[in-house]
RNA sequence: CUUAUCCAGAGUGGUGGAGGGAUCGGCCCUUCGAAGCCACAGCAACCGGUUCCAUGAAAAAUGGAACGCUGGUGCUAACUCCUACCCCGCCUUGAGCGGGGAAAGAUAAG
Numbered sequence: 001c002u003u004a005u006c007c008a009g010a011g012u013g014g015u016g017g018a019g020g021g022a023u024c025g026g027c028c029c030u031u032c033g034a035a036g037c038c039a040c041a042g043c044a045a046c047c048g049g050u051u052c053c054a055u056g057a058a059a060a061a062u063g064g065a066a067c068g069c070u071g072g073u074g075c076u077a078a079c080u081c082c083u084a085c086c087c088c089g090c091c092u093u094g095a096g097c098g099g100g101g102a103a104a105g106a107u108a109a110g
Base pairs, nucleotide, nucleotide: 001110002109003108004107005106006105011040012039013038014037015036019029020028021027023084025082026081041076042075043074046072047071048069049067050066051065052064053063054062055061080104085101086100087099088098089097090096091094
């Protein structure tokens, strides 16, 4: 940079000792112990693997389904915690509510 996904799911202990939730404004979490690090456990199913099915001449290739697999990542407060920029709808006209899209971010594969 490209593509896909982001309203589901899953935490304890040790260490550490004040921050953390990307950014903005909010709102939260946190000395009843934040981040980081370590151990073990768990979730998910992107890649890999196995099995089955379809197409196929084929044990190639492509597509689909199932399985959590001693594999590679990721993740385990709150929808990506909400919001931000654009468009549409509503009436109660508000720093309002609802919907759609974008941007940004995260993760995977290339």
The prediction has a mean pLDDT of 86. This is a predicted structure of a 110-nucleotide RNA (SAM riboswitch aptamer (S box leader)) from a soil metagenome. It matches the Rfam family "SAM riboswitch aptamer (S box leader)". Its family is annotated with regulation of gene expression in the Gene Ontology.